[in-house]
RNA sequence: CCAGAUGGUCGGGUGAUUGCUUUUUCAUGCGCCGAAAGGCCGAAUAAGAGGAAAGUCCGGGCUCCAAGCAAAUAUGACGGCGGAUAACGUCCGCCAAGGGCAACUUUAGGGAAAGUGCCACAGAAAACAAACCGCCUGAUUUAUCGGGUAAGGGUGAAAAGGUGGGGUAAGAGCCCACCGCUUUUAUGGUAACAUAAAGGGCAUGGUAAACCCCGUCAGGAGCAAGACCGAAUAGGAACACGUUGCGGCGCAAGCCAAAGGCCGAUUUGCAGGCAGAUGUUCGGGUAGGUCGCGUGAGGGCUUGAGUAACCAAGCCCCAAGAUGAAUAAUCGCCACCAUUGCUUCGGCAAUGAUACAGAACCCGGCUUAUAGACCAUCUGGUAUU
Numbered sequence: 001c002c003a004g005a006u007g008g009u010c011g012g013g014u015g016a017u018u019g020c021u022u023u024u025u026c027a028u029g030c031g032c033c034g035a036a037a038g039g040c041c042g043a044a045u046a047a048g049a050g051g052a053a054a055g056u057c058c059g060g061g062c063u064c065c066a067a068g069c070a071a072a073u074a075u076g077a078c079g080g081c082g083g084a085u086a087a088c089g090u091c092c093g094c095c096a097a098g099g100g101c102a103a104c105u106u107u108a109g110g111g112a113a114a115g116u117g118c119c120a121c122a123g124a125a126a127a128c129a130a131a132c133c134g135c136c137u138g139a140u141u142u143a144u145c146g147g148g149u150a151a152g153g154g155u156g157a158a159a160a161g162g163u164g165g166g167g168u169a170a171g172a173g174c175c176c177a178c179c180g181c182u183u184u185u186a187u188g189g190u191a192a193c194a195u196a197a198a199g200g201g202c203a204u205g206g207u208a209a210a211c212c213c214c215g216u217c218a219g220g221a222g223c224a225a226g227a228c229c230g231a232a233u234a235g236g237a238a239c240a241c242g243u244u245g246c247g248g249c250g251c252a253a254g255c256c257a258a259a260g261g262c263c264g265a266u267u268u269g270c271a272g273g274c275a276g277a278u279g280u281u282c283g284g285g286u287a288g289g290u291c292g293c294g295u296g297a298g299g300g301c302u303u304g305a306g307u308a309a310c311c312a313a314g315c316c317c318c319a320a321g322a323u324g325a326a327u328a329a330u331c332g333c334c335a336c337c338a339u340u341g342c343u344u345c346g347g348c349a350a351u352g353a354u355a356c357a358g359a360a361c362c363c364g365g366c367u368u369a370u371a372g373a374c375c376a377u378c379u380g381g382u383a384u385u
Base pairs, nucleotide, nucleotide: 001381002380003379004378005377006376007375008374009373010372012334013333014332015331016330017329018328020048021047022046024044025043026042029041031040032039033038050356054367055366057365058364059363060362061361062222063221064220065219068270069269070268071267072266073265075218076217077216078215079214080094081093082092083091084090095109096107097106098105099104110213111212115211116210117207118206119205132153133152134149135148136147137146138145139144161179162178163177164176165175166174181200182199183198184197185196186195187194188193226291227290228289229288236282237281238280239279240278241276247256248255249254261274262273263272298317299316300315301314302313303312304311335354337352338351339350340349341348342347
C1' cells in the first nucleotide's frame, strides 16, 4: 500500500428571533369555563423524541380474575456440554460437523437397532432392494440356453464401506495392511469430547424444519389492564337451566347426614370456595375528570474477582410525560459528502445535497431499515529497511 475478518462510536454543530409542552417556585381573585368532579389564566428556572422509538417475534415487571397441591393425557415451545440472568426461543465460553490459505464463520447439533411414511424421473434394482452391458464357465444346431459373479461400465442426489495387495475359473472382507465403523480399557477434561492401545463383525442407505420416541418447560387476560371522583339511567324485561332436593330429628327456627352442579386445556385424588356459581335475546344510561404515568432487574465513573457473559463494592446523577396527541419554525455561519473550475499542491471558489425514521406503562433481548464519517484489534499478499 492492497484485499479481507471481528467488535464499537457518531449520525450534524452553533448564534439570534418567535412559538409549543411539562416539573419546581412565586403571583393572580372570592377571576374565567363547567351540572359536578375538576380545569384554565401571568413571571422565572430547569428539561423536552431513537439506535433502532419500527416489527409485535420471545421473556418478564406491574394490574385484575376463587384461587391451590400431586399425577396422567392433550396442545405448544426448546434440544451438544458448562456457565450467566428476574426470565427467555437471549447472551458468554468450550466441543463436534461443514466452509475458508487464514483471521473467522454456519448449524431447528438427542434418537433411524421401537414403529409408520417418503426417496419423483432415470435405472436391472431405492432397503426383507439387483443382474441391463460386461467377466468366467458348461452344452451346443454358431445361434441360443443354463450356471457363477457383483471387482469394471451405464442410470441416478444416493446403488451391498474406501485404497492397495494376495487369492480365484472369473470375482467378492474370501484373506491381509492402512483408513472408516463399533466394543472395552487407560490417560486428560466438571462435561460434551479428544488421544492411545487391544479386540470384533467386516455390518443392507438416506430422511425426524416427516409422523413419532426421549428429556425439559408452560394458568388466563392485558394499560383500551386496573383504581378513585362526579353525573345519569331501568337495582330493566323475557326464555332456558339451576337454586343444598333422597333420608332422619324437631311445633317451628333449625340440626345431622348424604348425593349432585360450577370454579384458568381435560381427567382423577386431596384441599378450599360459590347459589343467579350460568347461557341466549331485547332494551336503557355513561362517551366527564383525576390517578395509573416514570426512583427503576435505572444511568455514569473507579476498583475487585472472572477467559467472558455477568456479579459485588464505593462515589456521583435523576435526563419527556402528551391525551387527537407538545418536543418546533425562520435567518446567518461552520462541518460532512458529491460535481465542476482553478491551483504556488498548502488549498481556494461555485452549485447542489445531507440516511433510516417520531415516545404513548416500563424493562431485557431478537429481527428488519439505514446517506455518510471514524476508531480498535486480527488475517493474507506485495515492496522497502
Molecule: Bacterial RNase P class A
Organism: Hyphomonadaceae bacterium